[in-house]
């Protein structure tokens, strides 16, 4: 230095360009459950790497930037 692949709640996966609040498993926070604790039931908070571009409409398509992983020399 070219080239491939990835980056979404703490974490670990999802999400035909379109509908609601971007969903779910853990784990966290409440309230119930129980003599306690754990399990179990009910709610909850909580994420799309930036920045352009196409588009009516983008997490997704497109560049360029950025970390990370492999491959090539």
């Nucleotide at each position: 230095a070219g080239c491939c692949c990835g980056g979404u709640c703490g974490u670990c996966c999802a999400a035909c360009g379109g509908u609601u609040c971007a969903g779910g498993g853990c784990a966290c926070c409440g309230c119930u459950c129980u003599g306690a604790u754990a399990a179990g039931g009910c709610g909850g908070a909580a994420a799309c790497a930036a920045a352009g571009g196409u588009u009516c409409g983008a997490c997704u398509c497109c560049u360029u930037u950025u970390c990370g992983g492999g491959c090539u020399a």

The prediction has a mean pLDDT of 80. A computed fold for a 73-nucleotide RNA from a Planctomycetaceae bacterium, annotated as transfer RNA. Its Rfam family is "tRNA". Rfam describes the family as follows. Transfer RNA (tRNA) molecules are approximately 80 nucleotides in length. The family's RNA type in Rfam is transfer RNA.